c-di-GMP-I riboswitch aptamer from a Desulfuromonadaceae bacterium, 76 nucleotides, folded computationally. The source organism's lineage runs through Bacteria, Pseudomonadati, Desulfuromonadia, Desulfuromonadales and Desulfuromonadaceae. Its mean pLDDT, the model's own confidence on a scale to 100, is 86. Rfam family: c-di-GMP-I riboswitch aptamer. Rfam links the family to the GO term cyclic-di-GMP binding. Rfam describes the family as follows. GEMM was predicted in a large-scale screen for bacterial structured RNA regulatory elements.
RNA sequence: AUUUUAACUGGGCAAACCUGGGGAAACCCGGUGACGCAAAGCCACGGGUCCUCAGGAGGAUCGCCGGGUUGUAGAU
Numbered sequence: 001a002u003u004u005u006a007a008c009u010g011g012g013c014a015a016a017c018c019u020g021g022g023g024a025a026a027c028c029c030g031g032u033g034a035c036g037c038a039a040a041g042c043c044a045c046g047g048g049u050c051c052u053c054a055g056g057a058g059g060a061u062c063g064c065c066g067g068g069u070u071g072u073a074g075a076u
Base pairs, nucleotide, nucleotide: 005073006072012037013036018031019030020029021028022027035063041069042068043067045066046065047064048061049060050059051058052057053056
C1' cells in the first nucleotide's frame, strides 16, 4: 500500500414511535429512544423511489442499489 475480516482493544453511528422547530410537500434540524449498521462517514455522479408544478423543470432520499472519496483495528 492492496485485499479481506470485525477476533481483541478503544469505541462510533443511530431506525421506528413520541416531541419542539423549519418547509407547499417529500423531507430536514434538535430532544428522547435504539431497529439495526464494518464505513449507517462524506459526495446527488448513474439508476430507483418520493414531492411540487406540469412545456419539462425544480426539490428530497447516501440507513434503496451502484460508483467515487476518506477513516479505526490487524486476528488472516